[in-house]
Predicted 3D model of a 77-nucleotide RNA (transfer RNA) from a Planctomycetota bacterium.
RNA sequence: GGCGGCGUAGCCAAGUGGCCUAAGGCGACGGUUUGCAAAACCGUUAUUCGGCGGUUCGAAUCCGCCCGCCGCCUCCA
Numbered sequence: 001g002g003c004g005g006c007g008u009a010g011c012c013a014a015g016u017g018g019c020c021u022a023a024g025g026c027g028a029c030g031g032u033u034u035g036c037a038a039a040a041c042c043g044u045u046a047u048u049c050g051g052c053g054g055u056u057c058g059a060a061u062c063c064g065c066c067c068g069c070c071g072c073c074u075c076c077a
Stems, first nucleotide, its partner, number of pairs: 001073007010026003018057001027045006050066005
């Protein structure tokens, strides 16, 4: 340098055009229970999906550019 994949909550991760102000797990916080704690149970925790722009009536989802991570290939040394 070329090609491909990925980027969603503190962490992991589903969702791939409209019922998404986005499932689930871990964690955190609050509560119930308990003599106290642990465990268990209940509740809360992303108006937002790497950034910017575009397409569309409508974008986490499609397109372009940029940023970051990973893999493969190539070149130089």

Its Rfam family is "tRNA". Rfam classes the family as a transfer RNA.